[in-house]
Context: one part of a larger RNA
RNA sequence: CUGGGCGUAAAGAGUAUGUAGGCGGUAAAUUAAGUUUUAAGUUAAAUCUCAAAAAACAAUUUUGAAACAAAUUUAAAAUACUGGUUUACUAGAGUUUAACAGAAGGUGAUGGUACUUCUAAUGUAGAGAUGAAAUAUGAUGAUAUUAGAGGGAAUAUCAGAAGCGAAAGCGGUCACCUAGGUUAAUAUAGUACGUCUGAAAAGACGGAAUUUGUAACUGACGCUGAGAUACGAAAGUAUGGGGAGCGAAUGGGAUUAGAUACCCCACUAGUCCAUACCGUAAAUAAUGAGUGUUAAGUGUUGGAAAUAAUAUUUUCAGUGCAUGAGCUAACGCAUUAAACACUCCGCCUGAAGUGUACGAUCGCAAGAUUGAAACUC
Numbered sequence: 001c002u003g004g005g006c007g008u009a010a011a012g013a014g015u016a017u018g019u020a021g022g023c024g025g026u027a028a029a030u031u032a033a034g035u036u037u038u039a040a041g042u043u044a045a046a047u048c049u050c051a052a053a054a055a056a057c058a059a060u061u062u063u064g065a066a067a068c069a070a071a072u073u074u075a076a077a078a079u080a081c082u083g084g085u086u087u088a089c090u091a092g093a094g095u096u097u098a099a100c101a102g103a104a105g106g107u108g109a110u111g112g113u114a115c116u117u118c119u120a121a122u123g124u125a126g127a128g129a130u131g132a133a134a135u136a137u138g139a140u141g142a143u144a145u146u147a148g149a150g151g152g153a154a155u156a157u158c159a160g161a162a163g164c165g166a167a168a169g170c171g172g173u174c175a176c177c178u179a180g181g182u183u184a185a186u187a188u189a190g191u192a193c194g195u196c197u198g199a200a201a202a203g204a205c206g207g208a209a210u211u212u213g214u215a216a217c218u219g220a221c222g223c224u225g226a227g228a229u230a231c232g233a234a235a236g237u238a239u240g241g242g243g244a245g246c247g248a249a250u251g252g253g254a255u256u257a258g259a260u261a262c263c264c265c266a267c268u269a270g271u272c273c274a275u276a277c278c279g280u281a282a283a284u285a286a287u288g289a290g291u292g293u294u295a296a297g298u299g300u301u302g303g304a305a306a307u308a309a310u311a312u313u314u315u316c317a318g319u320g321c322a323u324g325a326g327c328u329a330a331c332g333c334a335u336u337a338a339a340c341a342c343u344c345c346g347c348c349u350g351a352a353g354u355g356u357a358c359g360a361u362c363g364c365a366a367g368a369u370u371g372a373a374a375c376u377c
Stems, first nucleotide, its partner, number of pairs: 004348003007331002012345001014231004021224003025089007033082002035078009049065006092221001093218004097184004104178007111155001115151008126137001163170002187212001193206005236277006245271002250266004288344006297321011326333002350377002359370004
C1' cells in the first nucleotide's frame, strides 16, 4: 500500500449553501465510446518446459521443439448493461393553491415584579456578615417603614420526555418586516379472484378491474460535495456609548504551620448596546449527508381522513420510553439503527515527544488553521 475501520478503544469537519468531480427514476428509438466475441499483427536473444547430444554420472553447455496469460494495434460483428443523442412519462424534486402550528430571525414601542441610587418624611441605636468573627457601615442619623423621582439588566408562574431553528441557539406583551416547516388519496385494495394445505374455521403464495373519485403546473430539474462562501456559545480585541446587580484581577478581613485558595467586605475590566474583528468549545447524540427495506407495544406535539362521533380507528410529519429479529468486544443500538443495502464526502493507522518546532496562510493582538522529525519505550 491493501485489507480493515470511525457511539465509548485511533478516527464524523461546529453547521449549512454550493462550484468542479463522483453517483443517479420509468419507457422507446438511435449510436456503438465503455463492454463482449472472432480474426490478424507485435511482444529480441537468453531464461522457464520438453527431447536429443557434448559426456561414463551431475552441474554446465549446445541444438531443436513447444510456449500460455496479459497488454496493445487494426478489422469485422453483437447490443443485455453503462455512456452519448433524440422523443415521451410522472412515482423523485420543485412551483402555485387551501389550511395549520411554532421561545425561528430582525426593527420599533411598551408592562409589571425585584434590585439599586437620590430626595422628602417618621424614627433611634445599632445594622450587616459568619461555623464563629473581623474588615467595611452607622449620632454628618444608618438599618427599618412610607411617599416621590431616576437607572440598568433580566423577563417568575404558564413551562412540558412540549415547540421552533442548519447548527450556534431561541422565553413578558404588542405592532411591522422576513424566512423556513407540516398536512391536503400509492384511493377503491393486498379487497374480489386464483393455486396449495385443511373436515371446517383458517393459513400460505400470487393478485386485478369497471364505475366513481383524485386542485393546477414543470417534467429528473435529483443526491453528495474537494476547493470556496456564509453563519457560528462563552471568553477575548478595537472604537464610541452605557453601567443597576453580579463580578476575573486587585485591596482588605478571617481560616491556617503557611493560605498567592475555599468563607466574608469592597471593587476594576467584563457582563449590556452599536459597529468591526476573533473563529474556537466535552461546538456531544462523543453517532456525516441522502435514498430504500425490515416485528409488535406504549406516551406525547402538529395536521388530515373515516365512523356506530365529544370517543375510536387509520394515516402523514416530528419527539420520547421500553423491547424483538439483526448487529455489537461488551456496554448497548434497535423504523429517530449502531440492522439490511446503495451513492458521495470527511477522517484513523502504537504510546509519548505533540497539536509542539519550522515554514506558509489568516489576525490589531491574543492566537487560529495547516502540521513534522530526532530521541525514548
RNAcentral holds the full RNA, with entries from SILVA.
The part of an RNA shown here (small-subunit ribosomal RNA, central domain) has 377 nucleotides and comes from Ectocarpus siliculosus.
It matches the Rfam family "Bacterial small subunit ribosomal RNA".
Its mean pLDDT, the model's own confidence on a scale to 100, is 82.